[in-house]
Context: one part of a larger RNA
This record gives sequence, C1' cells and structure tokens, in this order.
RNA sequence: GAGCGAACGUUAGCGGCGCGCCUAACACAUGCAAGUCGCACGAGAAAGGGAGCAAUCCCCGGUACAGUGGCGCACGGGUGAGUAACACGUGGACGACCUUCCCUGGAGUGGUGGAUAACCUGCCGAAAGGCGGGCUAAUACAGCAUGGGACCACGACGCUUUAGCGAUGUGGUGAAAGCGGGCCUCUAUUUAUAAGCUCGCGCUCCGGGACGGGUCCGCGUCCCAUCAGCUAGUUGGUGAGGUAACGGCUCACCAAGGCUACGACGGGUAGCUGGUCUGAGAGGAUGGCCAGCCACACUGGAACUGAGACACGGUCCAGACUCCUACGGGAGGCAGCAGUGGGGAAUCUUGCGCAAUGGACGAAAGUCUGACGCAGCGACGCCGCGUGGGCGAAGAAGGCCUUCGGGUUGUAAAGCCCUGUGGGAGAGAACGAACCGGGUGGGGGUGAAUAUCCUCCAUCCUUGACGGUACUCUUUUAGCAAGCAUCGGCUAACUCUGUGCCAGCAGCCGCGGUAAGACAGAGGAUGCGAACGUUGCUC
Repeated sequence: GAGCGAACGUUAGCGGCGCGCCUAACACAUGCAAGUCGCACGAGAAAGGGAGCAAUCCCCGGUACAGUGGCGCACGGGUGAGUAACACGUGGACGACCUUCCCUGGAGUGGUGGAUAACCUGCCGAAAGGCGGGCUAAUACAGCAUGGGACCACGACGCUUUAGCGAUGUGGUGAAAGCGGGCCUCUAUUUAUAAGCUCGCGCUCCGGGACGGGUCCGCGUCCCAUCAGCUAGUUGGUGAGGUAACGGCUCACCAAGGCUACGACGGGUAGCUGGUCUGAGAGGAUGGCCAGCCACACUGGAACUGAGACACGGUCCAGACUCCUACGGGAGGCAGCAGUGGGGAAUCUUGCGCAAUGGACGAAAGUCUGACGCAGCGACGCCGCGUGGGCGAAGAAGGCCUUCGGGUUGUAAAGCCCUGUGGGAGAGAACGAACCGGGUGGGGGUGAAUAUCCUCCAUCCUUGACGGUACUCUUUUAGCAAGCAUCGGCUAACUCUGUGCCAGCAGCCGCGGUAAGACAGAGGAUGCGAACGUUGCUC
C1' cells in the first nucleotide's frame, strides 16, 4: 500500500446491489419447514339449509375426518464435528456393476382363491397405546395357466479376448391389474345398454437409450524424525459364503509374508475443489457468500423398507439430558425458517406470498412447498447522489495572532438573482404474466363414427406477494441533511495560552525538568468525507 463474513470509538441525509453466529457440532419454549392421489379400494358423518303435523325425505355430499393401497418422503434445506483418506482434484478402467420415474423398440395383459384394516363389539391402561371376537374391498396378498436364448444346467459354433457380443440342441425356471371417457359399425337384448367397438392412463417380461450412482487404478494434496521401525485378517493362495459388482469383504484350511529414510508407524492440525486476497511475476496466504464433491444429523451401535438410505423432521437397542405420570410406565432431539437462553469483541424478523422459477403428487382442476420470490433490521461492504449554484468588499462584525502598522478566518457571511436531486404534500401508475384452464371458430390425426381423445392456428376471458412500490407529473421552501483524524521527523498541515520529567503522548525515533510547532485547550491549517480513525488478521 492492498484486502476483510470483521469488531470498537466518534459521527451520520438518501438510494441500488450484495453480505450478516468466524465463539458453544452448547441447550432449546412456540409456530411453521412433505405431502399428494376419490380417474386404485371399502366405508362414510355432524352442524347448517329446505319440505312436511310428524315419521321421514332432499340439498350441502358420496363432502369432511379417518383407514387400505400407490407415488414421494434418499430431492430440496442446514452444518463442518469427524476425516491426511481414492475424502477431494485431475486423467483413466469396469470382459467386475446397479439405475424408480423419462424416451424408444418388441411381446403380452387369461383364469382362480384366501385374508385384512377401516367399521361393529368386548376388554386392559392415568396416558402413550394395546389385546380379542365379528363383517368387507382393491391396481393390497397368494396360487394356477401361457410365455421369448429372458434366465439356469449340460453340449457344441462364429467373432472377440478376464465373466463380452451373436446364434443355439436337450432339459428346466419365471409374469401381469386394472381404472376412466365416448359410441352403436358388427353381435345380443331392443332405443339404450354390454360380454361389443374405440380412445386415454396404467400393469408384466425383454432389448436399447438417457439420467443418476457404485467400484478400481496412475498422479497431486499441511506440520513434527525431540515419532524409526510397523503389521496376525496382517501379506498371499485354495475353497466357501456374501454383494448390484471385483476383492480378506467375511469364514475354514495352507504358506510366511506385506509396508518402511522416495519417511512406514505414531502425534498434531485440517472438510477438498472451482476460486478469493496479495504480488510485476514466481510465490505466499486463504477456502465466508455462490457452484461441484464429501461427511454428519443429541452421543454410540444396528438393521428394516425401498430403484436408491444404514435414512436431519423413519424404526430398534444402549447412553447422557429435558419433559409428563395415577410411579406401573411413557414422550423428545432446530447443524430446516423464524425465535429464546448461554458463550462472545461480535452477527438480523417468532414478517408476506406461492404471483414468478423449481420440486412432490394428481388425467386435470388443484393441493403442499420457511426451496424460492419478496419485504424488515444492521454504514457490515461496494457503488451512486445530496447537504446547493451564480454574483457579491482592497475585505462588515466577532474570534485568533500581532513587531500595534497590520495579518488571518475570507467570497467565507450578510445581500441580490436562480435551481429543486434527496425530504414534505397531491395525482397517475407499472415491467415482471408466459402459462395452466375455459368459451367460440377453423385445420390435422385416431377411429365404424359428425362421438371421444390428441394436436395446431386465430380470438376472447381468468392469475401479482412485492405494492399503490419503482417510475412519471404537479406543488413547497435554501428551507430539514458534515463529520472524523491529524499538523516534531518518517508524513500533507503552525501559532498562542496552560502545564513544568507533573499531568500526559507515543507506530518507530522519541517528547515533557518555565518561552513545549510532540502533553492539554484555542485559533488556524492538512487529509479523507457519510464517513473517519483504532484494533485484529493476510500478502
């Protein structure tokens, strides 16, 4: 000098864009943060309104709540504790692998059964919750059929070369689920239906793709040698188990290996990277926001479900802590968004909205979404604007200094003429909105069909948290808006008074003991300016 997620002191007008617990991965009150689907399924209110003398019926409504089932909950969001490691970065390998949803190609979707929640009922419990009896449905569950080299065993072939691709003889194994809309061409009853036709969404098996992941390897990745030897599943083999998959991954047996001064082992520290800061560069330092990867979710351990987890707002066990209890037993996990206590020099609102973007579910309308979009607080940072502009005296008053002549503050003020950013008042008023959906008209496809469904074009209607905000116009008055540090040298800026090695200053050198440009005050000056200094840290 530059920089900062800064803090502290003094001061402070406005706006835009960013950023905001670096400390206790300390403990958490309260609310919200993951649901959705009635076009998978059974059941199905109350209140309210209407009719009726009443019983009862109708509407709300096959609605709400709840349940079975499906998909999602492994994404999104947080944190950096652990980790010196194939964790990350980079380049490769998988003839050793998986991939829900999505796209694409092929084939199929026949038939049967027994249950079970909800519900009713009995019982136990303070509660959390649980046990028994009875009924019932499904795209829930279980069989049967059919089924392709889809898979397995044996056999044999071609191309390749680790278990790859193609083709295959014999034997064997293995699948499915329906739901919704429309129609009457065919068939059957007869004017409308289905066992029919058709369309859409699904379901099953197989191939390919895409996306996402898993595993392995080369190289790179901090300090200490005052850490020099380390190692028994250890190193390798055979066999088996296990995994989506290779492998001591696990196990039995056999052998005695394996690593190490090119730093093993041990200890300390640390998430890694794109990047960021500095620097002419080389390098040094760093990894906050944003983005990629990893790890973690009160602490430790474990598996279940699932395409995917060993699972932040799932389960089980143990532990610490907190809470409830009828003392028998139970409940909980903010390193999600706000917020509280605590720690600390120090870090925000218990806000609005799903309008946009994105996500989950759904055929859709839509529902959910503290992701996200916005607003609030904070000069924490960067940037922009303003606090007025012009004229105005050989120069008012006051202050300060003085050699008493004057000098300086100083065109500064006053005064005159203007302007109107920000501020105040009033009026108008957005972009972000494209969709989705619906209506009308027309075209195309599917189809037996002028139905349905899909799709395209034109046109109309409907959606804004921010927000009556930005912005625009009118109006108002120079009126409401300047400080901070420094002035001995380094280093731009000087005098007076007070003090008297005192009180004090100080980054270094050093000032102060009676004329102190260095302390304190004043006048003046210099620097920067809504900031200016100080401290801390990095180069």